[in-house]
RNA sequence: CAGAAUCUCUGGAGAGCGGUUGCCGCCUAAUCGCGAUGCAACCCACCGAAGGUGCAAGCCGCCAAACGUGUUGACAACCCAGCGUGGUCGACCCAAAGCGGUGAAUCUCUCAGGUCAAUCGGACAGAGGGGCAA
Numbered sequence: 001c002a003g004a005a006u007c008u009c010u011g012g013a014g015a016g017c018g019g020u021u022g023c024c025g026c027c028u029a030a031u032c033g034c035g036a037u038g039c040a041a042c043c044c045a046c047c048g049a050a051g052g053u054g055c056a057a058g059c060c061g062c063c064a065a066a067c068g069u070g071u072u073g074a075c076a077a078c079c080c081a082g083c084g085u086g087g088u089c090g091a092c093c094c095a096a097a098g099c100g101g102u103g104a105a106u107c108u109c110u111c112a113g114g115u116c117a118a119u120c121g122g123a124c125a126g127a128g129g130g131g132c133a134a
Stems, first nucleotide, its partner, number of pairs: 007128005016044001018043006024035003045115003051111001052109001054107001058102005068093001070092005078086001
């Protein structure tokens, strides 16, 4: 210099009027029934934008085939008339595949959470404020 997080205001999607049982309330003489106005548990179906899970390329490391006018050494073997500046032998370099690590999301999973409206929640965005670290 730039400027993060907490905080404030505003906006902010998706998906069941599901079933069973119990309690509660209403109606009734009672049962039955009713409850998009109450609560809980279980089951089925569904959503993805609290949170959480998983992953690509790339990067790092291990290992290492083939290739190479790569670097270097050798002439013991092989090729060559001979030399050693080799189509050879050795070491190193480069390096595919494989293995391990790291690695993002509004992708993915649907654990959690959620599924009339309202309320609550809500990634993210705008504004305000703030002033951290490299």